Predicted 3D model of RNase P RNA and transfer RNA as a complex of 450 nucleotides. Its mean pLDDT, the model's own confidence on a scale to 100, is 80.
[in-house]
């Protein structure tokens, strides 16, 4: 210098006029949808609604089933399918990156097409034909040589397929095969050794060797009751009552519980569309210190950072930043770089109970950690 | 706002690992009948919203994602 890689931040600034909403104060011969001051006033995702939790009601959320969920290993946490450490597995020279990553000798299921055979398989094509047969020939009548591929043997090679029952080399045979031997791969047992674990490291034996598939059912461990701030409650205003049933709460069943009669429940009908709570100070943030490899925790100062409910956070003009195109002038062989002027943009995107993840979307920029590769010293 | 459901030819529906090159009705195109038209015969065309991932093998099975629907004061 060039390529890659991982990790943290930012996501327009500054000033003018006008305006919108909470909250605090204050004014009014006017009490209101009002006027003035004066603080605050969206975001990394406020999104998707994909998980998890406070929070509220039903039992103080109780057992069993059914049903969903999570799925290396230890750790963080209020929890969690998140995050951090680390094992084991693929990927890349590397740095680093991905990985729904239990269990398939507990059972069933399923492996289309092709193939001779797809699960304790199998012989098309091929090789053999030792032994038995069958023909032919030679004997010294015991049996020897040639042919046939008929019984019958084989699985090396071919071919199919996503998979075909280990892989190389030697011995072995009539062909041949873990038959047999070394050497490799995997598996299943024992022993040492190091780890809190997953799991690694080494030695022996052991038959030669026994697919995939749980994002199929299922098995095993661990977790989940149920419904959402339109959840509850208060208060005020309108209306028209009527039927049914006797349990309702319990929203999958069952059991249990607790309530329960001028009471509850449901069905039609008919009436409103206000106001206040719930509401925003919290697993809050910012600094130092400690503990921890890290997520993260603890202790001490400090700080207050939207609350709207037809839904405020807006708009314009001036400077500056950045981008893009188009002109001039400079350097430079060029690709391109300085400069000075006009025009034109300025990402995705917006609270709506409230945190803690994930996950998607994003114009332009800034910082820093390591990798490789050439090149100079 | 909050909880749910579903996407398959222009439309309505079938299919639920392989036998899908994905079937049927309407509808459309083109032959042919008929003096014309229609109807009925022949024949053709045309979809799995997108992107990943498990599997040999996805429209089915998981995860993201874009749309459209419904219920609730």
């Nucleotide at each position: 210098u060039g390529a890659g890689u991982c990790g943290g931040c930012c996501g327009g600034g500054c000033g003018g006029c006008c305006g919108c909403g909470u909250g605090c104060g204050g004014g009014c011969g006017u009490c209101g949808a009002c006027c003035c001051g004066u603080c605050c006033g969206a975001g990394g995702a406020a999104c998707g609604u994909c998980c998890g939790g406070a929070c509220u009601c039903c039992a103080c959320a109780g057992g069993g089933c059914a049903g969903g969920g999570u799925g290396c290993u230890g750790g963080g946490u209020a929890a969690c399918a998140c995050c951090c450490a680390g094992u084991c597995g693929g990927g890349g020279c590397g740095a680093c990156c991905c990985g729904c990553a239990g269990g398939a000798c507990a059972g069933u299921g399923c492996c289309a097409c092709a193939g001779a055979g797809a699960g304790c398989a199998g012989a098309c094509c091929g090789c053999c034909g030792a032994u038995g047969g069958c023909c032919g020939g030679g004997c010294u009548c015991g049996c020897c040589c040639g042919g046939c591929a008929c019984a019958g043997g084989c699985a090396a090679g071919g071919g199919u397929g996503c998979a075909a029952c280990g892989g190389u080399g030697c011995g072995g045979u009539a062909a041949g095969a873990g038959c047999g031997c070394a050497c490799c791969a995997g598996c299943g047992c024992c022993c040492g050794g190091g780890g809190c674990g997953a799991c690694c490291c080494g030695g022996g034996c052991g038959g030669c060797u026994c697919g995939g598939u749980a994002a199929a059912c299922c098995c095993c461990a661990c977790c989940c009751g149920g419904a959402g701030c339109a959840a509850g409650g208060u208060c005020a205003g309108a209306c028209a009552g009527g039927g049914a049933g006797c349990g309702a709460g319990c929203g999958g069943c069952c059991c249990g519980c607790u309530c329960g009669a001028u009471g509850c429940u449901c069905c039609c009908g008919g009436g409103u569309a206000g106001a206040c709570c719930g509401c925003u100070g919290g697993a809050g943030c910012c600094g130092g210190c400690a503990g921890g490899c890290a997520a993260c925790u603890g202790c001490c100062g400090g700080c207050c950072g939207a609350g709207a409910u037809g839904g405020a956070u807006g708009g314009c003009c001036g400077c500056c930043u950045c981008c893009g195109c188009c002109g001039g002038c400079c350097g430079g062989c060029g690709a391109c770089g300085g400069u000075c002027g006009g025009c034109g943009g300025a990402a995705c995107a917006g609270a709506a109970u409230c945190c803690g993840g994930c996950g998607u979307a994003c114009a332009g920029g800034c910082c820093g950690g390591c990798u490789c590769a050439c090149c100079a010293c | 706002g909050g909880c749910c459901c579903c996407g398959u030819c222009g439309u309505c529906c079938a299919g639920a690992g392989g036998c899908c090159u994905a079937g049927g009705a309407c509808g459309c195109u083109g032959c042919g009948c008929u003096c014309u038209c229609a109807a009925g015969g022949c024949u053709g065309a045309g979809a799995c919203g997108c992107c990943g991932g498990u599997u040999c093998g996805a429209a089915u099975c998981c995860g993201g994602u874009c749309g459209g629907g419904g219920c609730u004061g």
Source information
It holds a member of the Rfam family "Bacterial RNase P class A". It is annotated as a ribozyme. Its family is annotated with tRNA processing, dimeric ribonuclease P complex and ribonuclease P activity in the Gene Ontology.